[in-house]
């Protein structure tokens, strides 16, 4: 001086699955009770997804045990119009470390 890998960060890309049903509040219509409409918010229910996070497991390895991965699986959490989020990929920046 410094590649890959690792950490942080910025930009771009980034899948899947009901804006389903019920109740309440607010608003509007209405002479009134009732009711209707649409938007927002809250609660509940069922169905569904899987790529935040989290849990679980194989072989090799090992005398044996332990240990032992995931975009596999479970769906606790999260998500199912838009927004947001999003594993992962690319590029940039900074840091650390170590071959050379």
């Nucleotide at each position: 001086u410094c590649a890959c890998c690792c950490c942080a960060u910025g930009a771009g890309g980034g899948a899947g699955a009901g804006c389903c049903c019920c109740c309440g509040a607010c608003g509007u219509c209405g002479a009134a009770c009732g009711g209707a409409c649409g938007g927002u918010c809250g609660g509940g229910g069922c169905g569904c997804c899987g790529a935040a996070g989290g849990g679980g497991c194989a072989a090799a390895c090992u005398c044996c045990c332990c240990g032992g991965a995931a975009c596999c699986u479970c769906u606790c959490a999260g998500g199912c119009g838009c927004c947001a989020g999003g594993a992962c990929c690319u590029c940039g920046u900074g840091g650390a470390u170590c071959a050379g």

The RNA shown here (Glycine riboswitch aptamer) has 100 nucleotides and comes from Marihabitans asiaticum. Its Rfam family is "Glycine riboswitch aptamer". From the family's description: This family represents the bacterial glycine riboswitch.